[in-house]
Context: one part of a larger RNA
């Protein structure tokens, strides 16, 4: 001297851009963060249209013994079709993304390079093939049992792109032997051949959107392996599925990952083990470099979702707002049993030297679902709030000596404050006030802006609304007075204070820096 997610102390006018719990992975009120499809599917429920209906209402009219009786025509309930919304349910597709946290991990985790002849891969894309003909449910509903409630049962009935069967297989899988060609190695890799094997779903507004099979991409990912990656020897041995094999299991897949059986091996002074720190990069701080600290914001990996285990579904998860068991822990409870999970945005309690707002919109960027209109969407844009951090800007400018009061000091002449004020002339940033007012909006027109009546522009108006914090003995730019007396006190480091202290404290004057300025912690 440079930094900082700071913090504190004194101050404090405006914008712009960024950034904000470093402690308690401490507990959590309250509302939001993942829903969507009626063009899969059957109900239900408004609305409207047409037809059936018309005993109930109103009665054109006829009759009438005046009590009635017939009764065109309309309404209304009903029933039936159909269309338009809606929607609890099946069923699809997405809740593995995207958002957040660093507890844990010294590790093939991460970096970095390579392998897979050991491997998957929804939705895209591309090409070949193909979508026949059946079946039996169940959920909603209705009716009912239990239950305080969560919920769970039973009886009946119905649908589909939910679910099984059959059929057909261009390819495809499995076993079986063969030719031919190839490779670093288990080995691939082409042809053809017998045998067996497995498929599919409709919907439509008639344009199209799907279904299935096989092959390739193309995107995600999974294993492997070389190298690299902190402290401790006042941790010297460690190790029993351990190390190897066969030979099974099991995954998408090699592989003690598992398991039978055999072997007795494997790993260390090039530091295993064990303890102790800790996510890792890309980066960012700092230095001329070498280096040395660091790892918040942004991207990349990667792990967790209160704690500890499980599996389930699916393309993909062992799943933060699924499931199911164990545990602490809060909550309801009619005491039998039940709910819950902020390390998503807010937000509250608590810890703390310390860190915002229970805001706005989905306009825009992208994400999910739909054919689409459109829904969602605390992701994302944007607004609040904090000098925290960067950068910009203003607190005015030019004249102007009687060197003016005042204040400080004085050798009492004077000096200093000082061209500084006052006074004259301007000027108008910015804050305030009026007026006009974007871009961001892209899609065939049209229509669409959360920000925000903002950014800008213009007009009037007033120098008025806007400086303050360190220090001044030497390092270190900046001194005098008074007060204090080894006392109050200071202080980075040397050291100042015991009766003239440039070193306390006030004042005057001076240096510095300035919307900040010292301190404090920390790294270089």
């Nucleotide at each position: 001297g440079g930094a900082u997610g700071a913090a504190c102390g004194c101050u404090g006018g405006c914008g712009g851009c960024g950034u904000g719990c470093u402690u308690a992975a401490c507990a959590c009120a309250u509302g939001c963060a993942u829903g969507u499809c009626g063009a899969a599917c059957g109900g239900g429920g408004a609305u409207u249209a047409c037809a059936c209906g018309g005993a109930g209402a109103u009665g054109c009219g006829a009759u009438u013994u005046c009590g009635g009786u017939c009764a065109a025509a309309u309404c209304a309930a009903g029933u039936g079709c159909a269309a338009u919304c809606u929607u609890a349910g099946u069923g699809g597709c997405g809740g593995a993304c995207g958002g957040g946290u660093g507890a844990g991990u010294a590790a093939c985790g991460c970096g970095u390079g390579g392998g897979u002849a050991a491997c998957c891969u929804g939705c895209c894309u591309u090409g070949c093939a193909c979508u026949g003909g059946g079946g039996g449910a169940u959920a909603a509903c209705a009716c009912u049992u239990a239950g305080a409630a969560a919920u769970a049962g039973g009886u009946g009935c119905u649908a589909a792109u939910a679910c099984c069967g059959c059929a057909u297989a261009a390819g495809c899988g499995c076993a079986c032997g063969g030719u031919c060609c190839u490779g670093c190695a288990u080995g691939g890799g082409a042809c053809a051949g017998u045998g067996u094997g497995a498929a599919a779903a409709a919907c439509u507004c008639c344009g199209g959107u799907g279904g299935u099979g096989c092959a390739a991409g193309a995107u995600g990912g999974a294993c492997c392996c070389g190298c690299g990656u902190c402290u401790g020897a006042u941790u010297a041995g460690c190790u029993g599925g351990u190390u190897g094999g066969c030979g099974g299991g099991g995954u998408a897949a090699a592989g003690g990952c598992c398991c039978a059986c055999c072997a007795a091996g494997g790993c260390g002074a090039c530091g295993a083990u064990c303890a102790g720190u800790a996510g890792c990069c890309g980066g960012c701080c700092u230095g001329a470099g070498a280096g040395g600290g660091u790892g918040g914001a942004c991207g990349g990996c990667c792990a967790c979702a209160u704690u500890g285990g499980g599996a389930c579904u699916g393309a993909g998860a062992c799943a933060c707002g699924g499931c199911c068991c164990a545990a602490a822990c809060u909550c309801c409870u009619a005491c039998g049993g039940g709910a819950g999970g902020c390390a998503g945005c807010a937000g509250u309690g608590g810890g703390g030297g310390a860190u915002a707002u229970u805001g706005g919109a989905c306009a825009a960027u992208g994400g999910g679902g739909g054919g689409a209109a459109c829904c969602c969407u605390g992701a994302u844009c944007c607004a609040g709030c904090g000098a925290c951090g960067c950068c910009g800007c203003g607190u005015g400018a030019g004249u102007g000596a009687a060197g003016a009061a005042g204040u400080a000091u004085u050798u009492c002449g004077g000096u200093a404050u000082g061209u500084a004020a006052a006074g004259c002339u301007c000027u108008a940033u910015c804050a305030g006030c009026a007026g006009g007012g974007a871009a961001g909006a892209a899609a065939g027109c049209a229509a669409u802006g959360a920000c925000g009546g903002u950014a800008c522009c213009u007009g009037a108006c007033c120098a008025a609304g806007a400086a303050g914090c360190c220090c001044c003995g030497g390092c270190u730019a900046a001194c005098u007075a008074c007060g204090u007396g080894c006392c109050a006190g200071c202080a980075g480091c040397c050291g100042c204070g015991g009766u003239a202290a440039u070193a306390c404290g006030u004042a005057g004057g001076g240096g510095g820096c300035a919307a900040g300025c010292g301190u404090u912690a920390u790294c270089c």
The part of an RNA shown here (small-subunit ribosomal RNA, 5' domain) has 524 nucleotides and comes from an uncultured bacterium. The coordinates come from a structure-prediction model, not an experiment, and the mean pLDDT is 86. The full RNA is in RNAcentral, with records from ENA and SILVA.